[in-house]
RNA sequence: AGGCGAAUGGUUUAAUGGUAGAACUUUGGUCUCCAAAACUAAAAGUGUGGGUUCAAUUCCUACUUCGCCUG
Numbered sequence: 001a002g003g004c005g006a007a008u009g010g011u012u013u014a015a016u017g018g019u020a021g022a023a024c025u026u027u028g029g030u031c032u033c034c035a036a037a038a039c040u041a042a043a044a045g046u047g048u049g050g051g052u053u054c055a056a057u058u059c060c061u062a063c064u065u066c067g068c069c070u071g
Stems, first nucleotide, its partner, number of pairs: 001070007010024004018054001026042005047063005
């Protein structure tokens, strides 16, 4: 320099254009003499800017970061 891929709660990871789910973690409650465990409830998320569409995590585009390949 050229090519390819990824980016979603604190972490790991789903979602084939139509209300963004799960596990772990965290917090509250129940239980217990206390704690742990168990049960229960809650909080927390689509990298950034544009475009297409009635509607975008999803399609297009630029950028940022990370990874891989070629030389």

This is a predicted structure of a 71-nucleotide RNA (transfer RNA) from uncultured Christensenella sp.
Rfam family: tRNA. Gene Ontology term of the family: triplet codon-amino acid adaptor activity. About the family: Transfer RNA (tRNA) molecules are approximately 80 nucleotides in length.
The coordinates come from a structure-prediction model, not an experiment, and the mean pLDDT is 83.
Lineage of the source: Bacteria > Bacillati > Bacillota > Christensenellales > Christensenella.
The sequence was found in a public genome assembly.